This is a predicted structure of a 386-nucleotide part of an RNA (large-subunit ribosomal RNA, domain III) from a Gammaproteobacteria bacterium.
Context: one part of a larger RNA
RNA sequence: GAGUAACGAUAAUGCGGGUGAAAAACCCGCACGCCGUAAGCCCAAGGUUUCCUGCGCAACGUUAAUCGGCGCAGGGUGAGUCGGCCCCUAAGGCGAGGCAGAAAUGCGUAGUCGAUGGGAAACAGGUUAAUAUUCCUGUACUUCGCGUUAUUGCGAUGGGGGGACGAAGAAGGCUAAGCCAGCCGGAGAUUGGUUGUUCCGGUUUAAGGUUGUAGGCAGAGAGCUUAGGAAAAUCCGGGCUCUUAAUGCCGAGAGCUGAUGACGAGGUUCCUUGUGAACCGAAGUGGUUGAUGCCAUGCUUCCAAGAAAAGCCUCUAAGCUUCAGAUAACGUGGAACCGUACUGAAAACCGACACAGGUGGGCGAGGAGAGAAUCCUAAGGCGCUU
Numbered sequence: 001g002a003g004u005a006a007c008g009a010u011a012a013u014g015c016g017g018g019u020g021a022a023a024a025a026c027c028c029g030c031a032c033g034c035c036g037u038a039a040g041c042c043c044a045a046g047g048u049u050u051c052c053u054g055c056g057c058a059a060c061g062u063u064a065a066u067c068g069g070c071g072c073a074g075g076g077u078g079a080g081u082c083g084g085c086c087c088c089u090a091a092g093g094c095g096a097g098g099c100a101g102a103a104a105u106g107c108g109u110a111g112u113c114g115a116u117g118g119g120a121a122a123c124a125g126g127u128u129a130a131u132a133u134u135c136c137u138g139u140a141c142u143u144c145g146c147g148u149u150a151u152u153g154c155g156a157u158g159g160g161g162g163g164a165c166g167a168a169g170a171a172g173g174c175u176a177a178g179c180c181a182g183c184c185g186g187a188g189a190u191u192g193g194u195u196g197u198u199c200c201g202g203u204u205u206a207a208g209g210u211u212g213u214a215g216g217c218a219g220a221g222a223g224c225u226u227a228g229g230a231a232a233a234u235c236c237g238g239g240c241u242c243u244u245a246a247u248g249c250c251g252a253g254a255g256c257u258g259a260u261g262a263c264g265a266g267g268u269u270c271c272u273u274g275u276g277a278a279c280c281g282a283a284g285u286g287g288u289u290g291a292u293g294c295c296a297u298g299c300u301u302c303c304a305a306g307a308a309a310a311g312c313c314u315c316u317a318a319g320c321u322u323c324a325g326a327u328a329a330c331g332u333g334g335a336a337c338c339g340u341a342c343u344g345a346a347a348a349c350c351g352a353c354a355c356a357g358g359u360g361g362g363c364g365a366g367g368a369g370a371g372a373a374u375c376c377u378a379a380g381g382c383g384c385u386u
Stems, first nucleotide, its partner, number of pairs: 013031006032383004040363004046343002050341001051075006060068002080141002082339003086119003092113003098107003122139005142335011153320002158315004166302004172295003177289005182203006204262002208257003215250004219244008228236002263284001266280005271274001303306001349358002365377004
């Protein structure tokens, strides 16, 4: 320079009460304003206690601070079913032997790792200051071990099937969700209007079980045979014959049950009046619009021709065949370990900052609208720390 510029989006504040030494900023209330395919909600990554409560205000906060993602202390993350671990493999990594190389090491077989992919099973309600598909209540499901009973050809690191997959497009059947009516509970006065075609609020319920519907796909069964599937095979593939118009597989949704339950507007009681506790509890139906979600890894078309392996089903080999093993039912027991708080378009991540930048996925209501545009609003969240 200078007590100057600036105090970080022009979404916006005002009043009353409380606390306090002190209040424009903290808490409560009433208005007002802003977002509303978000500035709301749920995950992943990352962060790593920032979460909740009490007590503080030196420093941090672009001002003050009684407040805070700040300081101190205490508390908080509960799983057979969610995710990981586990089983399986992709790109890729490592790599016994091996090959190459003065050495270091490089490549690579068998193998072994490696998810961003494949593989069993849980929903609804309630509860905490802070966790919940984890706790509690109710109702389920999966898998493995052992035992009993009954029946019985069982057996794999091997064969076969399956898993198993592209893009675009179209039509159909549904559901979620919304809206309207009906139903239930309540309101009625200051008025422009008020017992009517008024106003306000509610009208919610899962997984699972049972029932194979709309629809889609494949002809199906039996016998004989067989140079293929590295051995074998009753399996798969090839061939022949016979029978037959059905049979089998996949499959949303709806119905019934789950539920004589839960939830539920509201009401009653109790006080240490609070976002309190306990108890009671009405209606809970129909229509319409209708998805980008489900049937659907479906169908049609096209060319650039669109992972693998295991779980699973089946076949036999060695072998075992009074055993063992397998199947079914019932009973009984097990399901360890790790993550789980909070943030997560952001003041908690990446940007030196409480930084107008950047950050993957899901849900995403109403009116107008072709629409996830745009404007106004709901739920919810905020008014961006002078």